[in-house]
Context: one part of a larger RNA
Molecule: large-subunit ribosomal RNA, domain I
Organism: soil metagenome
């Protein structure tokens, strides 16, 4: 020195066990925050305070209303000093304060800084300093002022209201790749994807047939299953890929424009003036559809105003009569008839997707009550053993010195709100809507640079194809119900529908954040990058990249005192503890590696 075996208060941190953190899903609830200054930060703030957390010069907090009931002054275990049954700490509702930056908004700026103006105030105060309030831009309404240029307009100024910025995904729109596949590659594919921009909502978009269908019928839209990897499309390659129909989820229908009427304004025209005409435009009424509908006119009908007439009811007065009763008059009520004026209005009924309020209800934001056990043995410790009990609408779960239904927190179950707030309901209320009559005539209206056509594109599963339907950059350019569009070139017949205006809940998509629960999900090289002062330390000019790092013990009982030493580090005694080979480099403590001892070999 090598090999082997054994050993070690060596080294190292695998493994086992654990979980404070993650991951996924379900249900509920929420789906926004912001000029009343957000999201996110900077700087401060504690008796002593580096970090995190909280808070904001009123600064780990202030006020008030509820809850709660003995300790408390955050993580955070020490010192000092305090608070608290006159109810603290803590939990919840409502408020106050809330520096500076940030849309950042008085001007500037290299964010958290610098510099102004106006009004009011404080310091004896025009200057200096401080405090409070105001001073950005754009849009819209209103007002004032007001050029070239007479009226006017632009402009300028003031004022009120609104906007802006942030946010995980979902949604709509405007733009829009390439790697890739085609075993190359160019049409094609990837893909209208990624990405960029704009916009909105709790959902968005779509939506009430100029639709499908097929000679039968359906009856807005959306979503799911089938139809179907079918019909098609396709360098007919790679690939792309429907619809009708059927079965379900949900279910809801409406408003304008126009004709016509009324009113306001009104270029312009006539006129000497008074005054008149008047295109157009605005407001209100009207009207809203395909079996066409509406407007207008006539008649009819309805409602209503007024007048007249006819007869009726009850009341009063009065005449006759003994009474029953008969008759006359007055004004009232309602009915019918005629005439007249007016009207789709009033009254009424019904209803509502809509305003406001009240009421109780169900929830949310704190909470409350909540059954039943002892002994013995082992042990450091009993929840374990043995013995004997009990509760159970509660034997889910967690904790407690080992494994606890009955020790603690809880659990089943039953309750609770001063305040704020959500939802539906009932009632009232503002408002809207609907209802009730038609028949005949007339030919006034029914969305125009539109439909459609040509050219160029796009989008439709459909790549120009026989290519319809849909969108439109350029050019052309209708009809008005005896009309127009569609039914996959086109034509006829037939059938379906009525474009060129608009609104519309539900079924559907998503989950940054909140609550609760669950898991043949992970268990510290796993699970989030992050179980720990993690988007930290660190790296990079920057965009950006991005870690490692958990575990003493039941309890600090965290080792008084003594010794070696540098008043060290580290260690040896003593002591604590069940254990110190549990000593903070701390559970277990594998291997490599280091060393010691022994044997063998050289």
């Nucleotide at each position: 020195a090598g090999c082997a075996u054994g050993c070690g208060u060596g080294g190292g941190g695998a493994u086992g066990c654990c979980u404070a953190g993650g991951c996924g899903c379900a249900a509920g609830a929420a789906g926004g925050c912001g000029a009343u200054g957000a999201a996110g930060g900077a700087c401060g703030u504690g008796g002593c305070u580096a970090g995190c957390u909280g808070c904001g010069a009123a600064a780990a907090g202030c006020u008030u209303c509820g809850g709660g009931g003995a300790g408390a002054c955050g993580c955070a275990c020490a010192c000092a000093g305090u608070c608290u049954g006159u109810g603290a700490u803590c939990c919840g509702g409502a408020g106050a304060u809330a520096u500076c930056c940030g849309a950042a908004u008085g001007g500037g700026g290299g964010a958290a800084c610098c510099c102004c103006c106006c009004u009011g105030g404080u310091g004896c105060g025009a200057a200096c300093a401080c405090c409070a309030g105001g001073g950005a831009u754009c849009g819209u309404g209103c007002g004032a002022u007001g050029a070239a240029u007479a009226c006017a307009u632009a402009g300028u100024c003031g004022u009120a209201c609104g906007a802006a910025g942030c946010g995980a995904a979902c949604c709509c729109g405007g733009g829009g790749a390439a790697g890739u596949g085609a075993a190359c590659c160019a049409u094609c594919u990837c893909a209208g994807u990624a990405c960029c921009c704009g916009g909105a909502g709790g959902a968005a978009g779509a939506g009430a047939a100029a639709a499908c269908a097929a000679c039968c019928g359906u009856g807005a839209u959306u979503c799911c299953g089938c139809a179907a990897g079918u019909a098609g499309u396709g360098g007919c390659g790679a690939g792309c890929g429907a619809a009708a129909g059927c079965g379900g989820a949900a279910g809801a229908g409406c408003c304008u424009a126009a004709a016509c009427c009324a009113g306001g304004c009104g270029a312009u025209c006539c006129g000497a003036a008074a005054g008149g005409a008047g295109a157009g435009u605005c407001u209100g009424g009207g009207g809203u559809u395909g079996c066409a509908g509406g407007a207008c006119c006539a008649c009819a009908a309805c409602c209503u105003u007024g007048u007249g007439g006819u007869g009726g009811g009850g009341a009063g007065u009065u005449g006759g009569g003994a009474a029953a009763c008969c008759g006359a008059c007055u004004g009232c009520c309602g009915a019918c008839c005629a005439c007249u004026g007016g009207g789709g209005a009033a009254a009424g009924a019904u209803u509502c997707a809509c305003u406001u309020g009240a009421g109780g209800g169900c929830g949310u934001u704190a909470a409350u009550g909540g059954a039943a056990c002892g002994g013995u043995c082992u042990g450091g410790a009993a929840a374990g053993u043995c013995c004997g009990g009990c509760c159970a609408a509660a034997g889910a779960g967690g904790g407690u010195g080992a494994c606890a239904g009955c020790c603690c927190c809880g659990u089943a179950c039953a309750u609770a709100a001063a305040a704020a707030u959500g939802c539906a309901c009932u009632c009232a209320u503002a408002g809207g809507a609907u209802c009730a009559a038609g028949u005949g005539g007339c030919a006034c209206c029914u969305a125009a640079g539109u439909a459609c056509c040509g050219c160029g594109g796009g989008a439709c599963a459909c790549g120009u194809g026989g290519a319809a339907c849909c969108c439109u950059g350029c050019g052309g350019g209708a009809a008005u119900c005896u009309a127009c569009c569609g039914g996959g070139a086109c034509c006829a017949u037939c059938c379906g529908g009525u474009a060129a205006g608009g609104c519309u809940a539900a079924a559907u998509a998503c989950u940054c954040a909140c609550u609760u629960g669950c898991g043949a999900c992970c268990g510290a090289u796993a699970g989030u990058g992050a179980a720990c002062g993690a988007g930290u330390a660190c790296c990079g000019u920057g965009a950006g990249g991005g870690a490692a790092a958990g575990g003493u013990g039941a309890a600090a009982a965290g080792a008084a005192c003594c010794c070696c030493u540098g008043c060290g580090a580290g260690g040896g005694g003593a002591g604590u503890g069940a254990a110190a080979u549990a000593g903070u480099a701390c559970c277990u403590g594998a291997a490599a590696c280091c060393g010691c001892a022994u044997g063998c070999u050289u």